[in-house]
């Protein structure tokens, strides 16, 4: 330099033949239970879907460009 694969909640990651309020698990904060902590139930908080830009009535989804990790090639 080229090509490919990923970037959604603090974290792991799902949603990838466009349309519904953005999801789950784990953490966090509340409650119930306990003597008190863990566990178990429950109730909440949190997201510019990497970043800009086209396309479309309508984009996390489709195209471009950028930047970040990863893997192959030279």
């Nucleotide at each position: 330099c080229c090509g490919c694969c990923a970037g959604u909640a603090a974290c792991u990651c799902a949603g990838g033949a466009g349309g519904a309020u953005a999801g789950a698990g784990u953490g966090c904060c509340g409650g119930u239970c306990u003597g008190c902590u863990a566990a178990a139930c429950u109730g909440g908080a949190a997201g510019u879907c990497a970043c800009g830009g086209g396309u479309u009535c309508a984009a996390g989804u489709c195209c471009c460009g950028u930047c970040u990790g990863g893997c192959g090639g030279g």
Predicted 3D model of a 74-nucleotide RNA (transfer RNA) from a Dehalococcoidales bacterium. The coordinates come from a structure-prediction model, not an experiment, and the mean pLDDT is 84. The sequence is in RNAcentral, with records from ENA. The source organism's lineage runs through Bacteria, Bacillati, Chloroflexota, Dehalococcoidia and Dehalococcoidales. It matches the Rfam family "tRNA". It is annotated as a transfer RNA.